The RNA shown here (Bacterial RNase P class A) has 383 nucleotides and comes from an Acidobacteriota bacterium. Its Rfam family is "Bacterial RNase P class A". By type it is a ribozyme. Its mean pLDDT, the model's own confidence on a scale to 100, is 78. Lineage of the source: Bacteria > Pseudomonadati > Acidobacteriota. The model forms 97% of the base pairs in the Rfam consensus. The sequence was found by an Rfam model in a public genome assembly.
RNA sequence: UCGGUGGAGCGGGCAGCCGCUGCCGUCUUUGUGGCGAAAGCCGCGCGGGCGGGAGAGGAAAGUCCGGUCUCCGUAGGGCGGCAUGCCGGCUAACGGCCGGGGGGAUGCGUUCAAGCGCAUUUCACGGAAAGCGCCACAGAGAAUAUACCGCCGGCCGCAAGGCCGGUAAGGGUGAAAAGGUGCGGUAAGAGCGCACCGCGCGCGGAGUAAUUCGCGCGGCAUGGCAAGCCCCAUGUGGAGCAAGACCAAAUAGGAGGGAAGGAGCGGCCCGCUCCGUUCGACCCUCGGGUAGGUCGCUUGAACCCGCUUGCGAGGGCGGGUCUAGAGGAAUGGCUGUCACCCCGAAAGGGGCACAGAAACCGGCUUAUAGCUCCAUCGGUCCU
Numbered sequence: 001u002c003g004g005u006g007g008a009g010c011g012g013g014c015a016g017c018c019g020c021u022g023c024c025g026u027c028u029u030u031g032u033g034g035c036g037a038a039a040g041c042c043g044c045g046c047g048g049g050c051g052g053g054a055g056a057g058g059a060a061a062g063u064c065c066g067g068u069c070u071c072c073g074u075a076g077g078g079c080g081g082c083a084u085g086c087c088g089g090c091u092a093a094c095g096g097c098c099g100g101g102g103g104g105a106u107g108c109g110u111u112c113a114a115g116c117g118c119a120u121u122u123c124a125c126g127g128a129a130a131g132c133g134c135c136a137c138a139g140a141g142a143a144u145a146u147a148c149c150g151c152c153g154g155c156c157g158c159a160a161g162g163c164c165g166g167u168a169a170g171g172g173u174g175a176a177a178a179g180g181u182g183c184g185g186u187a188a189g190a191g192c193g194c195a196c197c198g199c200g201c202g203c204g205g206a207g208u209a210a211u212u213c214g215c216g217c218g219g220c221a222u223g224g225c226a227a228g229c230c231c232c233a234u235g236u237g238g239a240g241c242a243a244g245a246c247c248a249a250a251u252a253g254g255a256g257g258g259a260a261g262g263a264g265c266g267g268c269c270c271g272c273u274c275c276g277u278u279c280g281a282c283c284c285u286c287g288g289g290u291a292g293g294u295c296g297c298u299u300g301a302a303c304c305c306g307c308u309u310g311c312g313a314g315g316g317c318g319g320g321u322c323u324a325g326a327g328g329a330a331u332g333g334c335u336g337u338c339a340c341c342c343c344g345a346a347a348g349g350g351g352c353a354c355a356g357a358a359a360c361c362g363g364c365u366u367a368u369a370g371c372u373c374c375a376u377c378g379g380u381c382c383u
Base pairs, nucleotide, nucleotide: 001379002378003377004376005375006374007373008372009371010370012338013337014336015335016334017333018332020055021054023052024051025050026049027048028047030045031044032043033042034041035040057354061365062364064363065362066361067360068359069240070239071238072237076270077269078268079267081236082235083234084233085232086100087099088098089097090096101125102123103122104121105120106119107118108117109116110115126231127230131229132228133225134224135223148171149170150167151166152165153164154163155162156161179197180196181195182194183193184192198220199218200217201216202215203214204213205212206211244295245294246293247292254286255285256284257283258282261275262274263273264272302321303320304319305318306317307316308315309314340351341350342349343348
């Protein structure tokens, strides 16, 4: 200096004119209720004038998780279902986040080699010795495995080759071939023996733990798949703002059938509560009325600043701020100028991302022109 990857922030500014919606204050036309003899006073609603101040995001998207809140006459217990899954923390909680551990891949260094160390990155990371099941095709053989090619030895044969025995180191098939590398040994080979790594057992150390380190003994097999069923641990009542609450209005207190038990918002069982048993609970079918208004609705696990504490996610203390609440859906339009990007010598021309609240909040995922910063990897140039 150029490029890649990961993370964080911004993602237009200023001015003028016109316009929209909510809130607060004030004045007023009008409708209505109450008090009052009246004049007037108080309240509510529709509208108008003036003034003040506010008005769409980092994802508002997806609707994938978790909650606050609301309702279900108890929200009680169990089964089932569903969800999560290394360890320890953070949080209201989570399948999220932080730190640590382990496996894989890549690169660099080291080793005769296997292996080991470091860095980057990634992981749907409990259990395969509780049981069942699967591993197609290819291949000799796929978990109680095996000899196709080959290697070695003996015999037969002119030769090609054949037969018998040994072998699993080399080759082949395959995603995977039943511990790995090296040395020795052997007729040729093989943990056959040795060293190192791996594995099993035992002891000890470090750590809250996952795990790891050291020592000793043993030649020692016992592959993979659980995003197959399953087992283990932990958690979980259901439905959701079109939840739900209130007011007003209307209709048909309708008709038929079943009925002794039934209702209680996913399924089953138990418990509990309530209703009913011919004055019929409840269930089914047909038919009728209403779809209006007000609220819920934005002060919240909120945001900003400072100090402090922790490796960190976060926690504590103090100070400050109020920053949409529409109701078929407002938050805008035009003009000028500046900033940024591209072309151009300049003048000038062109462009300016993804995209709009709907009960609210914490995460995750997806989209994003351009600019700035941090970390890391690589290329090129100079010293």